[in-house]
RNA sequence: AAAAAUGUUAUCUAGGGUUCCGCGAUUGAUGAAUCGGCUGGUCCGAGAGAUAACUCACAACGGGUAAGUAGGUUGUGUCACGGAGGGAUAAAAGCCCGGGAGAU
Numbered sequence: 001a002a003a004a005a006u007g008u009u010a011u012c013u014a015g016g017g018u019u020c021c022g023c024g025a026u027u028g029a030u031g032a033a034u035c036g037g038c039u040g041g042u043c044c045g046a047g048a049g050a051u052a053a054c055u056c057a058c059a060a061c062g063g064g065u066a067a068g069u070a071g072g073u074u075g076u077g078u079c080a081c082g083g084a085g086g087g088a089u090a091a092a093a094g095c096c097c098g099g100g101a102g103a104u
Base pairs, nucleotide, nucleotide: 005055007054008053009052010051011050012049015044016043020041021040022038023036024035025034026033027032056077057076058075059074060073061072079099081102085097086096087095
């Protein structure tokens, strides 16, 4: 310096906090208010976690055709150390900046 699908979406997990619900404490005693993240439910959630579907590329098979293209079925698509800082939301994070800086 270049190449590779370093593909997209959904569901979930590791993880994350505290808007809402629940729980606990205090006040008040109907409703509620304040405080606390608390083994909870909702919620956020991975490039370097999982699964599925789809798209794409390549190969094979089979059918069709004068020859092909398109469409079908099956298979393959591997690697991945990583800050600090900043940003969003109620807030935080393995979220986003970011497969970034840097390292190898």
Background
The RNA shown here (Guanidine-I riboswitch aptamer) has 104 nucleotides. Its mean pLDDT, the model's own confidence on a scale to 100, is 79.